[in-house]
């Protein structure tokens, strides 16, 4: 320098004119209502506003809960309001490399609780014997047949009873021995821990749980069209089913307690709450208006301290949409950026403002989309020193 790849940031700026909207101020008007017109001023769509996949704030059910089912997560420590998120570390796998090391990924609890599955090939995927080797029998003496033993050699396969050497055997085999490899258990050392190292003992067929399952931890639901207040209007209508009970006080009206039908509490069970002239279901009528929720926050910026970092503390400063059928735009000039032409570069010239895209209660994550530009890490190749 080029290419691949990982991470991060920007993705237009300034001025002027006109237009739209919230808020504030001033004047005028009248129907006195956050009413109407005019003028002035500040401000006005993102890094993803998208997806609606997670977690919350907030509101209601509602201020009781337990169990089962269901769902989610799963190495360790820390961060956070919380998360299935983030940071760092450990184990494992893969790539480069002689190695050390560097980089990437990780859906990394459990296979000695149990049940399944491992196609095809192969004798066999676990109660292993096709070829082969050994022993002895038979006779047709032939690369023959059948009986027993064997799992070291060969074959099949992704994977076939841990490896090498020795001794031993009829031939063999962890059958035995030495040195290794792997698993498990506790001990010592280091570490907050996951783990690592060392020695000892013991065991020696596997894989798979993004298969069923087991273990541990955790989880209410609905959702701003939530929810709350005010105003107004009508027929608090009609029909069906269930039901109008018991006790106490009281002359009575009425009041209190309990309970029934029914209703509510994510699914079911229990349980709890409500419930005495209504309750539920169906049908029908009125209202479709105004306000709150609604934007000052788990907020942003700068500096500093602590920490490997995520992040947190302290100090100072800032307040930069709140629409409601839904405003946030258009034009011009200059700058920036991009494209074209020019052998290349510069200058000048011409063209473009181009990507993904548009708030709707708000916040933290994840995922997806993105023309072009900038910063930085790793790897490969080349060049120079």
């Nucleotide at each position: 320098u080029a290419c691949c790849u990982g991470a991060g940031c920007c993705g237009g700026g300034u001025u002027a004119u006109c237009g739209c909207u919230u808020c504030g101020a001033a004047c005028a008007c009248u129907u006195u209502a956050g009413g109407u017109u005019u003028u002035c001023g500040c401000a006005g769509a993102g890094g993803a506003a998208a997806g609606u996949c997670c977690g919350g704030a907030c509101a209601g059910c509602c201020c009781a809960g337990a169990g089962c089912a269901g769902c989610g997560c799963a190495c360790c420590a820390c961060c956070u309001a919380a998360c299935g998120g983030g940071u760092g570390g450990g184990g494992g796998a893969c790539g480069u490399g002689c190695a050390a090391a560097c980089g990437u990924c990780u859906a990394c609890a459990g296979a000695g609780a149990g049940u399944g599955c491992c196609a095809c090939a192969g004798a066999a995927a676990a109660u292993a014997a096709c070829c082969g080797c050994c022993u002895g029998c038979a006779u047709u003496u032939a690369u023959u047949g059948g009986a027993g033993g064997u799992a070291a050699g060969g074959g099949u396969g992704a994977a076939a009873a841990u490896g090498u050497a020795g001794a031993g055997u009829a031939a063999g085999a962890g059958c035995c021995u030495a040195c290794a490899c792997g698993g498990u258990a506790g001990u010592u050392u280091g570490g907050u821990a996951a783990c690592a190292a060392a020695a000892u003992a013991u065991c020696g067929g596997g894989g798979u749980a993004a298969a069923c399952c087991u273990u541990g931890c955790g989880c209410g639901c609905u959702g701003a069209a939530a929810u709350g207040u005010c105003a107004a209007a009508u027929a608090g209508g009609c029909a069906a089913u269930c039901g109008u009970c018991u006790c106490c006080g009281g002359c009575a009206a009425c009041g209190g307690a309990g309970u029934a039908a029914g209703g509510g509490c994510g699914g079911c069970u229990c349980g709890c709450c409500u419930g005495a002239a209504g309750a539920u279901u169906g049908u029908g009528g009125g209202u479709u208006g105004a306000c709150a929720g609604c934007u000052a926050g788990a907020g942003c910026c700068a500096g500093u301290c602590a920490g490997c970092a995520a992040u947190g503390g302290c100090u100072g400063g800032c307040c930069g949409a709140g629409a409601u059928a839904a405003a946030u735009g258009a034009u011009a000039a200059c700058c920036g950026c991009c494209c074209g032409g020019g052998a290349c570069c510069a200058u000048a010239c011409g063209g473009g403002u181009u990507a993904c895209a548009g708030a709707a209660u708000c916040c933290g994550g994840c995922u997806u989309a993105c023309a072009g530009g900038c910063u930085u890490g790793u790897g490969u190749a080349g060049u120079u020193g």
This is a predicted structure of a 385-nucleotide RNA (Bacterial RNase P class A) from Flavipsychrobacter sp. The model forms 98% of the base pairs in the Rfam consensus. The coordinates come from a structure-prediction model, not an experiment, and the mean pLDDT is 76. It matches the Rfam family "Bacterial RNase P class A". Its family is annotated with dimeric ribonuclease P complex, ribonuclease P activity and tRNA processing in the Gene Ontology.